[in-house]
Molecule: SAM riboswitch aptamer (S box leader)
Organism: Actinomycetota bacterium
């Protein structure tokens, strides 16, 4: 800590406030960090998980499905594999999306 499913070793960072910490619940590790972490707000970017839009491509029961494209909207992301190993426990978290109760 506890509903179901999927993905999480690719991608993408300045600025401004703030100001001591942060990266998993424990324990070692190994890192970020006053050259300003963490956290907000801003503008950029990233990606494509929902809708919505395109296609000259597939399948079809002809009503859609898939595939592929875009990025208009709702999320979402933008050190390090969801840092890394053990441990404890029935069971490690957790994060996102999309559903369901």
């Nucleotide at each position: 800590g506890g509903u179901u499913c999927a993905u999480c070793c690719a991608g993408a960072g300045g600025a401004u406030c703030u100001g001591a910490g942060g990266g998993a619940c424990c324990u070692g590790g190994c890192c970020c960090u006053g050259u300003g972490a963490c956290g907000a707000u801003c503008c950029g970017c990233c990606a494509a998980c929902c809708g919505a839009c395109c296609g000259a491509c597939u399948c079809c029961u002809c009503g859609g499905a898939g595939c592929g494209g875009a990025a208009c909207g709702g999320u979402g992301g933008c050190a390090c594999u969801g840092c890394c190993a053990g441990g404890u426990g029935c069971g490690a978290u957790g994060a996102u999306g999309a559903g369901g109760a």